Source information: RNAcentral holds the sequence, with entries from MGnify. Bacterial RNase P class A from a soil metagenome, 381 nucleotides, folded computationally. Its Rfam family is "Bacterial RNase P class A". About the family: Ribonuclease P (RNase P) is a ubiquitous endoribonuclease, found in archaea, bacteria and eukarya as well as chloroplasts and mitochondria. Its mean pLDDT, the model's own confidence on a scale to 100, is 75.
RNA sequence: UGGUCCGGAGGAUCGCCGGCGUCCGCUAAGGAUACCGGAGGAAAGUCCGAACUCUCACGGGUGGCAGGCUGGCUAACGGCCAGGCGCGGCGACGCGACGGAAAGUGCAACAGAAAGCAAACCGCCGAUCGUCCCGAGGCGCGCAAGCGCCGAAGGAAGGAGGCAAGGGUGAAACGGUGCGGUAAGAGCGCACCGCGUCCCGCGUGAGCGGCGACGGCACGGUAAACCCCCUGCGGAGCAAGACCAAAUAGGGAAGCCAUGGGACCACCCGUUCCCGCCACGAGCUUCCGGGUAGGUUGCUUGAUCACCGCGGCAACGCGAGUGACAGAGGAAUGAUCCUCGCCCCGCAAGGGGAACAGAAUUCGGCUUACAGGGCCACUCC
Numbered sequence: 001u002g003g004u005c006c007g008g009a010g011g012a013u014c015g016c017c018g019g020c021g022u023c024c025g026c027u028a029a030g031g032a033u034a035c036c037g038g039a040g041g042a043a044a045g046u047c048c049g050a051a052c053u054c055u056c057a058c059g060g061g062u063g064g065c066a067g068g069c070u071g072g073c074u075a076a077c078g079g080c081c082a083g084g085c086g087c088g089g090c091g092a093c094g095c096g097a098c099g100g101a102a103a104g105u106g107c108a109a110c111a112g113a114a115a116g117c118a119a120a121c122c123g124c125c126g127a128u129c130g131u132c133c134c135g136a137g138g139c140g141c142g143c144a145a146g147c148g149c150c151g152a153a154g155g156a157a158g159g160a161g162g163c164a165a166g167g168g169u170g171a172a173a174c175g176g177u178g179c180g181g182u183a184a185g186a187g188c189g190c191a192c193c194g195c196g197u198c199c200c201g202c203g204u205g206a207g208c209g210g211c212g213a214c215g216g217c218a219c220g221g222u223a224a225a226c227c228c229c230c231u232g233c234g235g236a237g238c239a240a241g242a243c244c245a246a247a248u249a250g251g252g253a254a255g256c257c258a259u260g261g262g263a264c265c266a267c268c269c270g271u272u273c274c275c276g277c278c279a280c281g282a283g284c285u286u287c288c289g290g291g292u293a294g295g296u297u298g299c300u301u302g303a304u305c306a307c308c309g310c311g312g313c314a315a316c317g318c319g320a321g322u323g324a325c326a327g328a329g330g331a332a333u334g335a336u337c338c339u340c341g342c343c344c345c346g347c348a349a350g351g352g353g354a355a356c357a358g359a360a361u362u363c364g365g366c367u368u369a370c371a372g373g374g375c376c377a378c379u380c381c
Base pairs, nucleotide, nucleotide: 001377002376003375004374005373006372008340009339010338011337012336013335014334016038017037018036019035021033022032023031024030040356044367045366047365048364049363050362051361052237053236054235055234064233065232066231067230068229069083070082071081072080073079084098085096086095087094088093099228100227104226105225106222107221121167122166123163124162125161128160129159131157133155134154137150138149139148140147141146175193176192177191178190179189180188194217195215196214197213198212199210200209201208202207241297242296243295244294251288252287253286254285255284256283257281260275261274262273263272304324305323306322307321308319309318310317311316342353343352344351345350
């Protein structure tokens, strides 16, 4: 540095949950009791992926969200294994949102001349064009001292202009080193390095290698900016869902419930008519269906784990045998004590201490928390 394992052990008493028996009891209700099992490496966060369940006809488009080097593993994954590349470390090793910026749009604070059809603050040059000064000397005037004018080569300054080597700014300034070249410079030319394209070789691939060819170099950065490309994704969740089903209230169906007066001269009759009345109603009886409380189920043996063999670098796969695996339902897994082990204090007797944390439909991962301890491999000194 990386990996892996452990997370006290044994027992006694009293309780709790589940399973399965026995006895008492009326084959009941209920009671008594034996035996067996009863939290974790993370049961946690609920972050990702699934199983299972209900719901949504199906397909396409658009949008949204997530993922994004390569190959493999897997039921699946944003996980794991192996590899490539980049960065960090002397090293073992660690880390990486690691597709696209030669499609488009945008952004770059401060500083700086300039932040993208590059530019010129200091600086360098000033070959070319032009100016001014110096300048061997010449000419003019003057008696002379001297004054004035012109002025080759060359020198100096610096305007136009040239340059981007050096300095400076910045996270970043349009390849690097050297030689040549030039007025000064510059891929301007050349050599080497770097870069790009092609070719060749190796690799399944990401990629790697080449004293092979070509190109003077084009294409700065940013996509955890919009965007483009590729891939994936319906929603809700065991309080899912299924079954049984009370009381009360409500819904539906059938049946039951008083029977008066008159009808034109009179009387009688009424499967007709008229009027009136009544309790057709919040009534009674029977039945039906839905839902609630409550109960049962889902429910714990499964893409399971360990040991062993075989295949594979590995993740993992295949195979046989043996062994292991809680199921509550406001929610059991607890309390007390003894012995031993570990750590601390102490000469001793003895005293004290032991982390993170508690299943809730079930798996595969990830992440986070953790006293103390064991083992293996490698690195550096």